């Protein structure tokens, strides 16, 4: 220096162009217990790395560019 995959909530993942980004762990707040856990029930949180494009319409397609992980010199 070349290539391939990847960035989505506090963590880990899903979502292969169409209304309000889905669940799980975690956190609050309730119900339960003498109490805690454990179970159940409710609730909060992501402008989808970052700019620009194509499109009536982008987490999704293309292009830069950042940062990771792997190969190959």
């Nucleotide at each position: 220096g070349g290539g391939u995959c990847g960035u989505u909530g506090g963590c880990a993942u899903a979502g292969u162009g169409g209304u309000u980004a889905a669940g799980g762990c975690a956190c609050u707040c309730g119900a339960c217990u003498g109490a805690u856990a454990a179970u159940c029930g409710a609730g909060a949180g992501a402008u989808c790395g970052a700019g620009g494009g194509u499109u009536c319409g982008a987490u999704c397609c293309c292009c830069u560019c950042a940062c990771g992980a792997c190969c190959c010199a």
About this RNA
A computed fold for a 73-nucleotide RNA from a Candidatus Parvarchaeota archaeon, annotated as transfer RNA. Rfam family: tRNA.